[in-house]
RNA sequence: UUUCCGAAGGGGUAAACCCAGGGUAACCUGGGGGCACAAAGCUACGGGUCCUGAUGCCUGGGAAAUUGGGAUAGCCGGGUUGGCGAG
Repeated sequence: UUUCCGAAGGGGUAAACCCAGGGUAACCUGGGGGCACAAAGCUACGGGUCCUGAUGCCUGGGAAAUUGGGAUAGCCGGGUUGGCGAG
């Protein structure tokens, strides 16, 4: 230095929920709050899930299919960058 592993120590993040704000919405930001997490740091590349348009069938509504945009990294995988050292 790299890989595997995850005891200890020092720490870190921050679920649900509440308040304020943004957004049509999913959801996001700040404050409080602590469920949990060894990458629960970053990244939307692949899959999943969620929100929102359009198309076409038609008397109307609705379902499926196709096709745009968005969200989710604490859904899984990939990529990438890190902390410590019983081992």